Record summary: FMN riboswitch aptamer (RFN element) from Exiguobacterium indicum, 137 nucleotides, folded computationally. Rfam family: FMN riboswitch aptamer (RFN element). A reference for the family is Winkler et al. (2002), "An mRNA structure that controls gene expression by binding FMN", Proc Natl Acad Sci U S A. RNAcentral holds the sequence, with entries from MGnify. Its mean pLDDT, the model's own confidence on a scale to 100, is 81.

[in-house]
RNA sequence: UUCUUCGGGGUAGGGUGAAAAUCCCAACCGGCGGUGAUGCGAUCAAUCGAUCGACGAGCCCGCGACCCAUGAUGUACGCAUCAUGGCUGACUUGGUGAGAUUCCAGGGCCGACGGUAAAGUCCGGAUGGGAGAAGAA
Repeated sequence: UUCUUCGGGGUAGGGUGAAAAUCCCAACCGGCGGUGAUGCGAUCAAUCGAUCGACGAGCCCGCGACCCAUGAUGUACGCAUCAUGGCUGACUUGGUGAGAUUCCAGGGCCGACGGUAAAGUCCGGAUGGGAGAAGAA
C1' cells in the first nucleotide's frame, strides 16, 4: 500500500390517561483508541525489589456516529453523494497509598436526528456509515 473478515447494549413491575416502553414511581444499558500506583501471571533476584505480559474509566484525554456550514459532482430541483471545516453529553465524597476523577465503598450525573402522548432503551434513515480490531499478500 492492497484485500478479506469483524466492528453497540438497554424499560422488569407499577401509577395516570381514550391513548405513554415517550409523562410519574421504578428498572435497565455503556462504541473505539490512550492513560491506568493495587492485584494476577512469567523471568531475574532471593531481604527490599527489578523487568516483561494479559486484564483494567459511560462521566480524565482524544476519536466515531448524529447535526450544521461551505465547495464540487449528479439531479426527476425534492434532494443525493463526496471533500473540507465546525459542533459534539455527564463526578463527586470517603478509604488505601509516594502516586488513583481509573482501584475499593457510598452517593450522583449523562446520552444525536425524524416519527409518535413529550423516548439513552420503541419504530425509522440504517441490509447505511464508522472510530478502530484481527488476519492475509